RNA sequence: AAUAGGCGGCUAGGGUUCCGGCUUCACAGUGACUGGUCCGAGAGCUACCGACCUCUUCGAGCGAGAGGUUACACGGAGGGACAAAAGCCCGGGAGA
Numbered sequence: 001a002a003u004a005g006g007c008g009g010c011u012a013g014g015g016u017u018c019c020g021g022c023u024u025c026a027c028a029g030u031g032a033c034u035g036g037u038c039c040g041a042g043a044g045c046u047a048c049c050g051a052c053c054u055c056u057u058c059g060a061g062c063g064a065g066a067g068g069u070u071a072c073a074c075g076g077a078g079g080g081a082c083a084a085a086a087g088c089c090c091g092g093g094a095g096a
Stems, first nucleotide, its partner, number of pairs: 005049002008046003013039002018036002020033001021030003050070008072092001074095001078090003
């Protein structure tokens, strides 16, 4: 800031900067190497905050408390970043 929001954690997924693995006499190479680090969802999960509605409390005001809701969602091609790629970003885009 907004009825359908913000942010965090995790996962689906992703590649190869680092670690490790494998190959090599060595240099070095290798992600059609299971992995750790790393990136990571509008249409995945979840927490917190916020918003909305109802009720209660209150010197009836400011506030506070409790409960509920926070929906629906098929989707290219192409381009971009980081080491690189991706369900990341362009993008609830173009379309349907």

Annotation: The RNA shown here (Guanidine-I riboswitch aptamer) has 96 nucleotides and comes from a marine eukaryotic metagenome. Model confidence (mean pLDDT): 82 of 100. RNAcentral holds the sequence, with entries from MGnify. Its Rfam family is "Guanidine-I riboswitch aptamer". Rfam describes the family as follows. This family represents a conserved RNA structure found upstream of the ykkC and yxkD genes in Bacillus subtilis and related genes in other bacteria.